[in-house]
Context: one part of a larger RNA
Molecule: small-subunit ribosomal RNA, 5' domain
Organism: uncultured bacterium
RNA sequence: ACGCUGAUGGCGUGCCUCAUACAUGCAAGUCGAGCGGGUAGCAAUACCAGCGUCGCACGGGUGAGUAACGCGUAAACAAUCUGUCCAAAGGUGGGGGAUAACUAUCCUAACGGGUGGCUAAUACCGCAUGAUAAUGAGAGGUCGCAUGGCUUUUCAUUCAAAGAUUUAUCGCCUUUGGGGGAGUUUGCGUCCCAUUAGUUAGUUGGUGAGGUAACGGCUCACCAAGACAGCGAUGGGUAGCCGGCCUGAGAGGGUGUACGGCCACAUUGGGACUGAGAUACGGCCCAGACUCCUACGGGAGGCAGCAGUAGGGAAUUUUGCGCAAUGGGGGAAACCCUGACGCAGCAACGCCAUGUGAGGGAUGAAGCAUUUCGGUGUGUAAACCUCUGUCAGUAGGGAAUAAAUGGUCGCAAGACAGUUGAAUGUACCUACAAAGGAAGCCCCGGCUAACUUCGUGCCAGCAGCCGCGGUAAUACGAGGGGGGCAAGUGUUGUUC
Repeated sequence: ACGCUGAUGGCGUGCCUCAUACAUGCAAGUCGAGCGGGUAGCAAUACCAGCGUCGCACGGGUGAGUAACGCGUAAACAAUCUGUCCAAAGGUGGGGGAUAACUAUCCUAACGGGUGGCUAAUACCGCAUGAUAAUGAGAGGUCGCAUGGCUUUUCAUUCAAAGAUUUAUCGCCUUUGGGGGAGUUUGCGUCCCAUUAGUUAGUUGGUGAGGUAACGGCUCACCAAGACAGCGAUGGGUAGCCGGCCUGAGAGGGUGUACGGCCACAUUGGGACUGAGAUACGGCCCAGACUCCUACGGGAGGCAGCAGUAGGGAAUUUUGCGCAAUGGGGGAAACCCUGACGCAGCAACGCCAUGUGAGGGAUGAAGCAUUUCGGUGUGUAAACCUCUGUCAGUAGGGAAUAAAUGGUCGCAAGACAGUUGAAUGUACCUACAAAGGAAGCCCCGGCUAACUUCGUGCCAGCAGCCGCGGUAAUACGAGGGGGGCAAGUGUUGUUC
């Protein structure tokens, strides 16, 4: 996965195939305590788009590619960067010119765009000040595995800022240290094929320059001719890697779904921009394929996010509820956003737990099967009697998960009152009634636990192997009986 069957609950798991194509909705916003406007209103105020900040590099998905410092492990960076956060030191002076929104007008089918005019800022740009910062030059100390590091000191040059409000805070700029994060390098380990034996020209090294946060042929100019390889280079095939998981007494073998770490990718290929940080999934540009709109001039799009659709397939779910909790983004906060997440729904897909009743009941009823016709089996099984009440049902009650943030008081520590639950009227508890609503599947020749009757007659059929069946078949089909497992059971596939 499929066949037959199917009571309840808990916890998990759920496109392994086409990295195929996607209708629709949602999945990343936030700040008015940065700024000027517009709309409604008498106003307070509310809402709206725009400029601006922070975030969108997290979280979520997939495993196509990748045999690689990709991953694992152990190290190195004296060759590096780091927004927010923490600790500390210092500063926050004085100016300028624009621009969107708006307004007027024009073009366009649409997407959108042009021109003129007005205006603000924590947007943008000079000036001042400025160091323990950077760069350059000089003098000393000290340390190291080399290049060299750290430190003291002198001089020169260069570079900064932004304000807001409820007046107490939040910001802004420079520097140092920390933390967490990232980058780079190295030792060792990491599948199959030799019916792949030679491979390589930026190739290997040097000098110089450029570039980078940083080392480096990373790139370029010149010079040399090197570099790798039977300890398997190169080529081909396959594959994301690991913690783990399955199996096994172990050694091993197999595997990488779910959860966690790392990597890679985001319709295909390429490219840069912004930024502290970019594989930039829901950003931009170019090219290709595809889909859609078009007034034929031109435009729009990217579910390997959550649901869902079609196709493929043996096969894999709801276009659900909620931000109540945890976590994340923004905000001073209230709060807003969050298909992360928390829950619910569907599926015996898996594991675990529970039930389908318990005790008594022989004159061994009836039925059925069998028979040597005497009987025997089903079988204490049923009926009947006495009980119990799990689950399901009805009724009543009814949580925990919620502590906070915020408010008041307080110098503070803290104290006080109160608010917030999607799941949920759920779990759970109590009562009521009632054996009532709850057992199947496979097998019975040997291996292998379990035997008889009839039908069939090498037919129909069975079969994992040996093999059964041609007129008394324990092997086919059915009945009775029995064995095994049990809400499952058989078959097929796969691994040990």